This is a predicted structure of a 1460-nucleotide RNA (small-subunit ribosomal RNA) from a metagenome.
RNA sequence: UGGCGGCGUGCUUAACACAUGCAAGUCGAACGGACAAUUUUAAAAGAAGCUUCGGUGGAUUUUUCUAUUGUUAGUGGCGAACGGGUGAGUAAUACAUAAGUAACCUGCCCUUAAGUCUGGAAUAACCUUCCGAAAGGAUGGCUAAUACCGGAUACUCUUUUUUUACCGCAUGGUGAUUAAAGGAAAGGUUUACUGCUUAAGGAGGGGCUUAUGUCCGAUUAGCUUGUUGGUAGGGUAAUGGCCUACCAAGGCGAUGAUCGGUAGCUGGUCUGAGAGGAUGGUCAGCCACACUGGGACUGAGACACGGCCCAGACUCCUACGGGAGGCAGCAGUGGGGAAUAUUGCGCAAUGGGGGCAACCCUGACGCAGCGACGCCGCGUGAGUGACGACGUCUUUCGGGAUGUAAAGCUCUGUCAAGAGGGAAGAUUAUGACGGUACCUCUAAAGGAAGCCCCGGCUAACUACGUGCCAGCAGCCGCGGUAAUACGUAGGGGGCGAGCGUUAUCCGGAUUUAUUGGGCAUAAAGGGCGUGUAGGCGGUGGUUUAAGUCAGAUGUUAAAUGUUUUAGCUCAACUAAAAUUUGCAUUUGAAACUGGACUACUAGAGAUCAGAAGAGGGAAGCGGAACUCACAGUGUAGCGGUGAAAUGUGUAGAUAUUGUGAGGAACACCAGUUGCGAAGGCGGCUUCCUGGACUGAUUCUGACGCUGAGGCGCGAAAGCGUGGGGAGCGAACGGGAUUAGAUACCCCGGUAGUCCACGCCGUAAACGGUGUUCACUAGGUGAAGGGAGAUCGACCCUCCCUGUGCCACAGAUAAUUCGUUAAGUGAACCGCCUGGGAAGUACGACCGCAAGGUUAAAACUCAAAGGAAUUGACGGGGGCCCGCACAAGCAGUGGAGCAUGUGGUUUAAUUCGACGAUACCCGAAAUACCUUACCAGGGUUUGACAUCUACAGAAUUCUCCGGAAACGGAGAAGUGCCUGCAAAGGAACUGUAAGACAGGUGGUGCAUGGCUGUCGUCAGCUCGUGUCGUGAGAUGUUGGGUUAAGUCCCGCAACGAGCGCAACCCCUAUCUUGUGUUGCCAGCAUUUCGGAUGGGAACUCACAAGAGACCGCCUGUGGAAGGCAGGAGGAAGGUGGGGAUGAGGUCAAGUCGUCAUGCCUCUUACACCCUGGGCUACACACAUGCUACAAUGGCUGGUACAAUGGGUUGCUAAGCCGCGAGGUGGUGCUAAUCUCAAAAAACCAGUCUCAGUUCGGAUUGUAGUCUGCAACUCGACUACAUGAAGUUGGAAUUGCUAGUAAACGCAGAUCAACAAUGCUGCGUUGAAUACGUUCCCGGGCCUUGUACACACCGCCCGUCACACCAUGAGAGUUGGAGACACCCGAAGCCGAUGUGCCAACCUUUUAGGAGGCAGUUGUCGGAGGUGGAGCCAGCGAUUGGGGUGAAGUCGAAACAAGGUA
Repeated sequence: UGGCGGCGUGCUUAACACAUGCAAGUCGAACGGACAAUUUUAAAAGAAGCUUCGGUGGAUUUUUCUAUUGUUAGUGGCGAACGGGUGAGUAAUACAUAAGUAACCUGCCCUUAAGUCUGGAAUAACCUUCCGAAAGGAUGGCUAAUACCGGAUACUCUUUUUUUACCGCAUGGUGAUUAAAGGAAAGGUUUACUGCUUAAGGAGGGGCUUAUGUCCGAUUAGCUUGUUGGUAGGGUAAUGGCCUACCAAGGCGAUGAUCGGUAGCUGGUCUGAGAGGAUGGUCAGCCACACUGGGACUGAGACACGGCCCAGACUCCUACGGGAGGCAGCAGUGGGGAAUAUUGCGCAAUGGGGGCAACCCUGACGCAGCGACGCCGCGUGAGUGACGACGUCUUUCGGGAUGUAAAGCUCUGUCAAGAGGGAAGAUUAUGACGGUACCUCUAAAGGAAGCCCCGGCUAACUACGUGCCAGCAGCCGCGGUAAUACGUAGGGGGCGAGCGUUAUCCGGAUUUAUUGGGCAUAAAGGGCGUGUAGGCGGUGGUUUAAGUCAGAUGUUAAAUGUUUUAGCUCAACUAAAAUUUGCAUUUGAAACUGGACUACUAGAGAUCAGAAGAGGGAAGCGGAACUCACAGUGUAGCGGUGAAAUGUGUAGAUAUUGUGAGGAACACCAGUUGCGAAGGCGGCUUCCUGGACUGAUUCUGACGCUGAGGCGCGAAAGCGUGGGGAGCGAACGGGAUUAGAUACCCCGGUAGUCCACGCCGUAAACGGUGUUCACUAGGUGAAGGGAGAUCGACCCUCCCUGUGCCACAGAUAAUUCGUUAAGUGAACCGCCUGGGAAGUACGACCGCAAGGUUAAAACUCAAAGGAAUUGACGGGGGCCCGCACAAGCAGUGGAGCAUGUGGUUUAAUUCGACGAUACCCGAAAUACCUUACCAGGGUUUGACAUCUACAGAAUUCUCCGGAAACGGAGAAGUGCCUGCAAAGGAACUGUAAGACAGGUGGUGCAUGGCUGUCGUCAGCUCGUGUCGUGAGAUGUUGGGUUAAGUCCCGCAACGAGCGCAACCCCUAUCUUGUGUUGCCAGCAUUUCGGAUGGGAACUCACAAGAGACCGCCUGUGGAAGGCAGGAGGAAGGUGGGGAUGAGGUCAAGUCGUCAUGCCUCUUACACCCUGGGCUACACACAUGCUACAAUGGCUGGUACAAUGGGUUGCUAAGCCGCGAGGUGGUGCUAAUCUCAAAAAACCAGUCUCAGUUCGGAUUGUAGUCUGCAACUCGACUACAUGAAGUUGGAAUUGCUAGUAAACGCAGAUCAACAAUGCUGCGUUGAAUACGUUCCCGGGCCUUGUACACACCGCCCGUCACACCAUGAGAGUUGGAGACACCCGAAGCCGAUGUGCCAACCUUUUAGGAGGCAGUUGUCGGAGGUGGAGCCAGCGAUUGGGGUGAAGUCGAAACAAGGUA
C1' cells in the first nucleotide's frame, strides 16, 4: 500500500494461571429392578344421556394380573493404555542403524482341534432407620446374572520322575516314552448365530539384551562400595546386583572416566559443485511428560492427560466441622511478548470405541471463518490516434522530455456485480461443505496499483532548496555555495498485490583447509636433549583373511527428493511407477596393509687400529696488567673534558725505581678456525671422562625413526647460606651540560660481578628455519682423516665427515633459498587463524620471594602487518657545480634626507602584494582629473550599448540661480543618400515606457590569460624491445670527459622528443658594394668653419660576405672523446654580451589590466559634481641618496664621449636678469637644426686636519616657472641660517675584467613636478681567487626510513575532563547438587492378627482351611538440622583498560632521530 481465487500454514515467549461449553463411551441380545405407553384378567369408583329418581348407562379414572414396546440409575461386560496435546526433563533406562531373545508376554482378530457337565453362597440397585451444610456415609432387610465359589471330566497344558533319538551357538533346544500330582467353562437372543473354556499355530503389538553412531568445556583428572565379580536365595512375563545374605577386591578413565553446561532423537528441511554447515515448525516414526513430588491398584496392556491414594504449592465452595479442582485435548480468557486465528458447522466422507443389529459416541476427522504468513494462477483493459494538445519539468531560449501517453474514435468482457440453471464427492439410503464448484444471460471501461531505488559495487540523471547545517549510509563514503550521494520535483530503472526494512541460517569464505591452508621476514618451530604411551617402519618365502576388492541376499517404513507419466482449464497441489551411496549376512580373490612362522643384510648397533679438537669435571702452576702497602729519587701540579669543575696533591701527589700483598681475567697465537644437543667453551701441566671422524675385519640380525605426558640440562639478571672482593659497577652522592636534566659526559661508589652448596627456568634461548630418511647440475675456499700414483713428507687425481661463498633447475608475495633447501617426496611431534584489550584477569600448578607455566572475556577499531617500488627527507655517505665559502674591492647596518611598508591616527587616511619569490612592488609621475576612499549636493532606462514609438538635422552662442553638477530662459541654424514632389533612409540629439544597462561589489580555493620562483639548474619524457606477478626498472646507471643527459667507450637495449648547444641580434678584424645630411689622404679655393670645388682613399653609416673548426704541431690519454702547451691569427677552445626559461613545484600572484562561471546590489554596492583624503606621525623595518673630507673642498682655465629625444615639440644666435628665468624667433618632421654644458680628468691657485672654506638638513625672506587653481600638497632660484654626522655593534649585501668602484649623459611617464627611482649610454678604470675543510643553494649516484598533506612529516607516555565495559572488594542475597543425621505420609512386601468373616471340609451353638480389619518392621517422597564446596546477582571503595577535532608537560621511537 492492498482487487480476486486455489492449495497450504498460523504462541518460536510463560511446561504461566485458567471462567464457560464440549473432547469416552457403549451394550436391555448378560442381570434384577424402576418409570412410561399399549394390551389381557379381576376389583373398585363412576361422567354425559335416559330415568318411574330406585336406577340404567357405561365414557373415564384408580388398583391388581399377564404380555408387548420404550427409557435407563445400578450390577455385569468391553473400551477407557487408542485417538488428541506438549517438548519440561533426558547426553543415554533416549534415538538411528544392524542384530539377538536357546531369557519373554500378547485382550480383541484369523486358522485348527476338543469341550461347554453338576451344584452352591452372596451382593448392589430397592426398602427402612440414622448422620452430614455439602461432598457423601452408616445400620438393618430383600433380590438377579455372562458377577462370585465348590465338584466332575480333559489335552499336543503345567510341575516332578524313567528311558531315549536328533540338533545347536556355551548355558542348552526340539521330539518320542514312563509314572505321579495339579488345572476349564456361561450363557444370551432365537433357529441360526453369537458368546465362554482348553490346547496348538498365525498375524499384528510389546518387553529385555548387544554392537556402532549421536553437542561443548581439561581454567572438570581422577571416579566408584551394590561399587565389579562369584555362590545361594528372593523377585519378574523374562535375563540380570533388579533385590538380599555371604565371599573375593575388583570395575571405569587422556581412544577423556567423573563433573559442569546445553539439548527431545530421527525420516527430513534450508544451503552448498560436492564434502560439509545450520536446523528438527507443519507431515510421519520413536521417546518422555500430563499442576509439582512419591506410590501402588485394576487390567492382556498403565505405575494411567479428562482413574485412585499420600504429601506440597495454588485456586474455589463452606454452616469452619469439612470438601472440590488440574485445557502441554478443541474453541476461548487473562498474562507474557515484536508476534500467531472462531467460545463456528457436521458426523455426509475417512478412521476409532461399544453393540447381533438398528444405532449411539467421537473438538480424531471432514469443512467453513480470520491473517498477502507462504507458494501458485488471474485481473486492473485491447486496437487506433499529432512532427506531437493542455499542464508540468528542463533549456545553449532554438528547442527537448513526459509522449501514442491523454483526449477522441472503434472494440472486448477475464475477475468482481445482478439474474437463471446446477453437480461429482454416495455400490440401497444418508451431503456439514453448499445453492458451493461449474454453465448461461444482463449492463458497463465501468469497481481494482503500489512499493523501493537511480555516486561505485548495481539496472537507472537532471533542476531547485540546503551549505560539515539539516540529513544520508550495507561497505567505500557524501554534505564546509555550482551535491547525479541530503530534501523536493520532473524523468528513469527494478519488482509487482505486493514492495522495502529488520532478525536468523547456509553460501561466497581454500577465512579451521578430509576434499582444500599454513609456520625464515606477514599470526605461527617447543630453549635443548633423553625417552614412555602412541603413530610410522628394510629384503625373500609360507600361511591367515582383520583391513581391502568383487558378486549375491536381507534391510534401508510411508511421506519427502530426482526422473517419467497422469488428475484438477494451467500452475501450486495431488496420484502412480522407477530409483535410494548405509548396515548386516553370505560366497569368493589374495596384489597391498595387518597377524603368525621362517630366512636375510643394504638400516641400526658391536669389534680392532688411527688421528683432530677453546667438549665436560677436579687439582696444581705461570707471566703481563691493575690496585693497595712500605721504602728511595723528585717537585708542583696531577687528573679529567667539547670546554670545565667536583676529585687528588707541599701532611710531598702525578712521574720514576725497588720490595711485598691481593683478586679477577688470560694480550699476541686468533682464522666467517675447532668442539658441544642447546645454553656455551680460549694461559700452561696432570688425572678422570663424554661424543663425533677415518680405515679395516668379523659379529648381532630390523634391534629403527619420531615422540603427547614424564625426566634431565638450560646465558644473564635475581634469591638463600657461607666465603671472597683487585678492577668494573645498577642504586646512591658530587661536578658539569641544560629552559629543566631524577639522562647522555666527568669524579667517586654499595649490591652484584668471583668461589662452594641450593633455588629460579626465563632471553632477539636467532639460522628468527623442529627431528629423521631418500632423491635432484655444478664451481670455488678453508678444517679433520684416508686412498691412488710416486724414490718421496712435494705436485696431481679421487673418497668420507663437518664448515663458508657463488650459482643451474626448482621454489617464493617478494626479499631471497638453492645437496648445510625455504627444491622434490616420506614419517612423527609442536604451533597459527584480523589489530587492540593481553601474554593481562580469574582459577589451577610450580617457586623462599621476585615471578613463571597454563590462559580467557566484555568492550573497541577497519584496519594492524610483510616484502618490494617511486619520491621526499636525514644533525647518512661519495662525486661535482655556483661570488656559496675563501682571497680581495666597494658597501648596508650608526647620521640627515628621499621613497616604500607595518603600526597608530582619521570622516577617509581606497585597494592589492607578506620568508627567499611583499616592502623606489602594481604606480613609465597622487594639487583638480586620475580615484576606486570620506563629507556634502544631486540623477534613476541612467555617464556607456541594442531594440520600439514620437519629435528634432547636427551644432553653435547668450543670460539667470548655484560651489559645481544641474535647473530655467532665449537666439542662430539647416546638411548627406534615393526621389519631380510627398515621403523614406543613414548618422546624431531630445522625450516616453520597458526589455535592459552599470558595479575597481565577493570568490585568484570555480577559471582563462599573463607573471614570479626553484633556475639558464641540466634535467624531463616517449616508442619499440627486454626484465619484473606487479608498482616499476632498463634506456637516463657504469668508466672517462664537459659549462651542459656535452661527447666518447662499455652495456638488453635500440631509437626519438622537449630542454643544452647551434641557428637570431649587438660587439671585436677584414673584404666587397654604395657614398649624403657623414668623411678629408692627396689637389685647388677659402671669410680658415670640410666652408667650397673636388675626391671615394681613411673614419663612419647601411648592406652583403669572409673569419674560429681543437683545423695544424707537440705532449698526455686506451685507439676514442678530450685535456695541457705552442704556432699562426683581430679574435682560441661556448671570443664578450643579449634574446631565448624543458617537464613540473609553491591551491605562489593577479576577478583592481583584460576576459569569465556563480553569488550579490538595482531611487543603489550604479551615475554626476564640489571639497577633502590617498602626502596624517610617538614609533619599527626595507630600499636608496648625500656625507663624515686633503686620492678632498672651493675658484679660475683647458680637453675628450656614446645612447637617445624633438612640430601640442626641441629651440639657435643676440639682448635682459646674480640666478631660476625672461625676451627673441633662426633652423629642424632631423647622420643636415636643436636639446647639448658632458662630468670625473688635466693645469694653476687657495684651504691645512678643524665639526672646518668638510657636511648640507632645517628654518626665514625674496623670487621664477607650470597650471582654471601651488593653503592643505609642486619643482626650481637668490640671500641668510648651518642640524646630525669624525667611517658606523651584532649582523649582512654586491662584484672575477673593460668587471667592481668612480664619473657624468639621455629617455619613458609627463602641463609642471616629488626622479636620489627605473631603463639605457658612454668616460676613467682596479684588486684577488691557495683552494673546496666549513656556511648557503643546486645536480648525480648510493644508503636508512614507522614520512607520502612527504621533517613545517610522523609519533610516545604521565596528568586533567567525560563516557563505557571489566578485575579486586568488608560483606550481603539467591540457586542447583552432593554428604551426614533426624522425622517418616501413602503404599508394596514381611510379621502379627486375642477383633471379625457367606460359599469348601468336619465330629456343625463350634472348629479347621482360607481371608479381612487393626497393630507393627524394612524401604520410602516431602520436610527439618548441620558443616563443606560450587554457581550467580548486588556492593562503599579501589585497580588497570578502551574511547573521545583542536587541554597540560616533556620529546621516547621513525634518518647515525641527534646517547644506534